[in-house]
């Protein structure tokens, strides 16, 4: 000194990721309430309990009439394993209470996915929106290897090497680029 290992800092990918309140549309003329018919059940399952002949479930014309989740464009904020998801463990909440089950949510451990788009199937969902999972497609960023011509640098010149550009193949974010510190270092 080329470099190797460990740790830190700052960045890049682009319809880039996520969160938040307000607004807008959808949800929906739906749930629900009143009225009519009807006549004993209803509430995720079981039990208890509650409601119900002062009318349960169900149905129907008319009148009144929501909300949540999800979505949209902009704004603000946090960011580039951003984030999403599978499995396991430990909590909290919801549905009257208990058990079960389901849903929402928090933390930890661990596995998978570079990213956005798109097609098909499945699932959640009111949905033809959107999310998630699986399989596929082209695109894109990054690194490695190989090839090619041109340009640039090095070289007295040539060769060679390095970088840029293009192409092919392959890998994965625990990556990549830049930089700092420590250790090793013929």
């Nucleotide at each position: 000194g080329a470099g190797u290992g460990a740790g830190g800092u700052a960045g890049a990918g682009g319809c880039g990721c996520g969160a938040a309140a307000a607004c807008c549309a959808u949800g929906a003329g739906u749930a629900c309430c009143u009225c009519c018919c009807a006549g004993a059940g209803a509430u995720c399952g079981g039990g208890u309990a509650u409601c119900u002949a002062u009318g349960a479930a169900g149905g129907g014309c008319a009148g009144g009439a929501a909300a949540a989740g999800g979505g949209g464009a902009a704004u603000u904020c946090g960011c580039c394993g951003a984030a999403g998801u599978g499995u396991g463990a430990a909590g909290a909440g919801c549905g009257a209470c208990c058990c079960g089950u389901g849903c929402u949510u928090u933390u930890c451990a661990u596995g998978c996915u570079g990213g956005g788009c798109u097609u098909g199937c499945g699932u959640u969902g009111a949905a033809c929106a959107a999310g998630c999972g699986c399989a596929g497609g082209a695109c894109u960023g990054u690194c490695a290897u190989c090839c090619a011509g041109g340009c640039a640098a090095u070289g007295g010149c040539c060769a060679g090497u390095u970088g840029c550009u293009g192409g092919a193949u392959g890998g994965a974010g625990a990556g990549c680029u830049a930089u700092c510190u420590c250790a090793c270092g013929g």

About this RNA: The RNA shown here (Lysine riboswitch aptamer) has 186 nucleotides and comes from Brevibacillus panacihumi W25. RNAcentral holds the sequence, with entries from Rfam and Ribocentre. The source organism's lineage runs through Bacteria, Bacillati, Paenibacillaceae, Brevibacillus and Brevibacillus panacihumi.